[in-house]
Molecule: c-di-GMP-I-UAU riboswitch aptamer
Organism: Anaerolineales bacterium UBA4826
């Protein structure tokens, strides 16, 4: 630097369910645990998903997802190289 181990300590936490926030996709905070070595932060590139809005579709424009794929960035530990 690599790698991610049938290791240890620690995190996070899908569906669902409750409660709120929001027009929605979602978000926040309990419960829950299906997973995660970046499932830790960044909407930058692809993707997906929403529409209070432009009268409507196309499409703009805004928004949303980092637990879809890249990508930047910080980081824990050490069976092995």
């Nucleotide at each position: 630097a690599g790698c991610g181990a049938u290791a240890a300590g620690a995190g996070c936490a899908a569906a669902c369910c409750c409660a709120u926030c929001g027009a929605a996709a979602g978000g926040u905070g309990g419960g829950g645990g299906c997973g995660c070595a970046a499932a830790g932060c960044c909407a930058c590139g692809g993707g997906u998903c929403c529409u209070c809005g432009g009268a409507a579709g196309g499409c703009c424009a805004g928004g949303a997802c980092a637990g879809c794929c890249g990508g930047g960035u910080u980081g824990c530990c050490g069976a092995c190289u």